Predicted 3D model of a 351-nucleotide part of an RNA (large-subunit ribosomal RNA, domain III) from a saltern metagenome. RNAcentral holds the full RNA, with entries from SILVA. It matches the Rfam family "Bacterial large subunit ribosomal RNA".
Context: one part of a larger RNA
């Protein structure tokens, strides 16, 4: 230079606490913000930032008693979550060949690698920590391998295993409405309002369509949202097979809840089944399954904390940028739009 520029979108106020010190930390009240997020769960990436105690020289665009900062200690527990296994585009090694030669290079062959969103053996509910939990604990299950006993001689059809568009049926979670029950609030009365009314995997049974079989025997009948079906056997009747997150029972009252812990209707979707249309595009592969029932043993190794974003990632920064997937309440409405509000989270978007 200069007390100049700047202090990086945006709601706080009051009272109390702590402390040497408080606009900023903690508690309370009132007021406000986000709500296809400013909520919740992951992948990648980061790597201890997680939790507790103690600090304020540094970092924090002010201060700081606070902290993703400093110091110390603590914290990540798995047969069933993921890796591990399989193959995809592709990659590597070796062989062979090219080359003066190679550590370089094309085809072919062999072997190996190659997905933490493809394929895939098997776990759920509750409890617990300051910090982990489908991992610990309680209860209840399930799978594979090996051994062994019994059964069986069938073994490969099939599944895995698949496009786009739209249709019909079944149908959770969730939501709306009504009633019952429990708890709470308001009100002079009538009465009104708010919240709750829970519970898994697994095992056994039930169950639609398609398909198959028997019976039956049509003289135009049957049937669909639609296409349609039929003497090469329709309708009707009976049987076999048979779906899901559906229904019933057990699980399971020693759970959860202060308590009540029921019923009916409606709506959308996940999921399941069955048709239809479209194509100058016809929509992976392999492992594996298919392949029994008891009893016993075994189930190693790696990951697991935390952030996942207007401060833990990539942008030199606590940067208004960038960054894949999942969940998706009410009013409103075509809607995941605008606006407003629950659950949840903030008013530290650092003077």
């Nucleotide at each position: 230079u200069a007390g100049c520029a700047g202090c990086g979108a945006g709601a706080g106020u009051c009272g109390g606490g702590u402390g040497a010190g408080a606009u900023c930390c903690c508690c309370g009240a009132c007021g406000g913000c986000c709500a296809u997020a400013u909520g919740a769960g992951c992948a990648a990436g980061g790597g201890u930032u997680c939790c507790u105690c103690g600090g304020c020289a540094c970092u924090g665009u002010c201060a700081a008693u606070c902290a993703g900062c400093c110091g110390a200690g603590g914290g990540u527990c798995a047969g069933c979550c993921g890796g591990u296994c399989c193959u995809a585009a592709g990659u590597g090694a070796c062989g062979c060949c090219g080359u003066a030669a190679c550590a370089c290079g094309a085809c072919c062959g062999u072997c190996a690698c190659g997905a933490a969103c493809g394929g895939g053996a098997a776990a759920c509910u509750g409890g617990u920590u300051a910090a982990c939990a489908u991992u610990c604990c309680a209860g209840u299950g399930c799978c594979a391998u090996c051994a062994u006993g019994c059964a069986c001689c069938g073994a490969a059809a099939u599944c895995g295993a698949c496009g786009c568009u739209g249709u019909g049926g079944g149908g959770a979670a969730c939501a709306g409405a009504g009633a019952g029950c429990g708890g709470g609030g308001c009100u002079a009365u009538c009465g009104c309002c708010c919240c709750g009314u829970c519970c898994a995997a697994g095992u056994g049974g039930g169950g639609a369509a398609c398909a198959u079989c028997g019976u039956g025997g049509a003289c135009g009948c049957c049937g669909u949202c639609a296409u349609g079906g039929c003497a090469c056997g329709a309708a009707g009747c009976g049987a076999u097979c048979g779906a899901a997150g559906c229904c019933c029972a057990c699980g399971a009252g020693u759970g959860c809840g202060c308590a009540a812990g029921u019923c009916u209707c409606u709506g959308c979707u996940a999921c399941c089944c069955a048709g239809a249309g479209c194509c100058c595009g016809u929509g992976a592969a392999a492992a594996g399954a298919g392949a029994g029932c008891g009893u016993g043993a075994u189930g190693u190794c790696c990951g697991u904390a935390c952030c996942c974003a207007g401060a833990u990632c990539c942008g030199a920064c606590a940067c208004a940028g960038g960054u894949g997937c999942u969940c998706a309440g009410g009013c409103g409405g075509c809607g995941a739009a605008a606006g407003c509000c629950a659950c949840g989270g903030c008013c530290c978007g650092u003077c």